[in-house]
Context: one part of a larger RNA
């Protein structure tokens, strides 16, 4: 304070986070397809060497380089996904906010009991229907305990 009570929803105001959203705009880690340095391997070596080998000698030849290719390969580009941030007309509720706005739902039987579970309507609490338990008063019956 205590019914001149409490209180409950739109609605209109501020502030604050969030959800959706055409899109814009970043990040990460792979993926698949192109391309691919250095480099090691392999393969080829008509060209050069050739200390070893055969040869008296000219030459031959193992073996080596260059030089060409193939795998691997840093790293480039191209491409749809993925996971993950920014932002983003417009929308969505939502918390909170001395003294707005509209009604008055609910709390007494709260003036139609009130609650629920569906549907369906309505500015808005909310109304109705169908179904449920009482966590309803009141009468009145019936049971059953006390005196």
């Nucleotide at each position: 304070c205590a019914c001149c009570g409490c209180c409950c929803g739109u609605c209109a105001c501020g502030u604050c986070a969030u959800g959706g959203g055409a899109g814009c705009u970043g990040g990460u880690a792979a993926c698949a397809c192109c391309u691919g340095a250095a480099g090691u391997c392999g393969g080829u070596g008509u060209g050069c060497u050739g200390a070893c080998c055969c040869g008296u000698a000219a030459g031959g030849g193992a073996g080596g380089c260059a030089g060409c290719u193939g795998c691997c390969g840093a790293g480039g580009g191209u491409g749809g996904g993925a996971c993950u941030g920014g932002u983003g007309a417009c929308u969505g509720g939502g918390a909170c906010g001395a003294a707005g706005u509209c009604g008055u739902a609910a709390c007494a039987a709260g003036g139609u009991a009130g609650c629920u579970g569906u549907a369906c309507c309505g500015g808005a609490a909310g109304g109705u229907g169908c179904g449920g338990g009482u966590g309803g008063a009141u009468c009145a019956c019936c049971u059953c305990c006390u005196u």